[in-house]
GlmS glucosamine-6-phosphate activated ribozyme aptamer from Desulforamulus aquiferis, 149 nucleotides, folded computationally. Its Rfam family is "glmS glucosamine-6-phosphate activated ribozyme aptamer". The literature on the family includes a 2006 paper in Nat Struct Mol Biol by Jansen et al., "Backbone and nucleobase contacts to glucosamine-6-phosphate in the glmS ribozyme". The family's RNA type in Rfam is riboswitch. The prediction has a mean pLDDT of 80. NCBI's taxonomy places the organism under Bacteria, Bacillota, Clostridia, Peptococcaceae, Desulforamulus.
RNA sequence: ACUAAAUAAAAAGCGCCAGAACCCUAUCAUAAGGGUUGACGAGGAGAGGGAGUAUCGAGUAUUCGGCGGGUGCCCUCCGGCCGGUCACGGCCGAGAAAGCAGCAUAAAACCCGGAGGUAACUCUGGAGACAAAGACUGCAGGUGACCAU
Numbered sequence: 001a002c003u004a005a006a007u008a009a010a011a012a013g014c015g016c017c018a019g020a021a022c023c024c025u026a027u028c029a030u031a032a033g034g035g036u037u038g039a040c041g042a043g044g045a046g047a048g049g050g051a052g053u054a055u056c057g058a059g060u061a062u063u064c065g066g067c068g069g070g071u072g073c074c075c076u077c078c079g080g081c082c083g084g085u086c087a088c089g090g091c092c093g094a095g096a097a098a099g100c101a102g103c104a105u106a107a108a109a110c111c112c113g114g115a116g117g118u119a120a121c122u123c124u125g126g127a128g129a130c131a132a133a134g135a136c137u138g139c140a141g142g143u144g145a146c147c148a149u
Stems, first nucleotide, its partner, number of pairs: 014068004019064001020037006040057003046077005078093005083147006099139004111126006
């Protein structure tokens, strides 16, 4: 150094690349070979199963296209809430009511650099911004019987 095995670590705009684009080498030319790019943050996990392009915005928009995965969605169960119990129902998921209103906040990019690479490009420092959903706050809640206030 290579091969095999074992162990450990590593993830959800996450992982991978055979389409595509770009770079280099070689060649009279073509074919070929090697490489680069391929998601910027915010938000998101009760259990099991299922299907499967699964939230929000930002962006000089290849952040294209493809494969795999996935905290989303549906069903069942469990749990919370709707004054208490039971039954049913509805909305949700341990900060556990839809809805309405209010309210807050980012990183890339851009600018000035640094390092690596023949290059395409990669990593990184400084300065200074701009979101939406959500969270949060307020309003806002069942049917029947019995009971309580």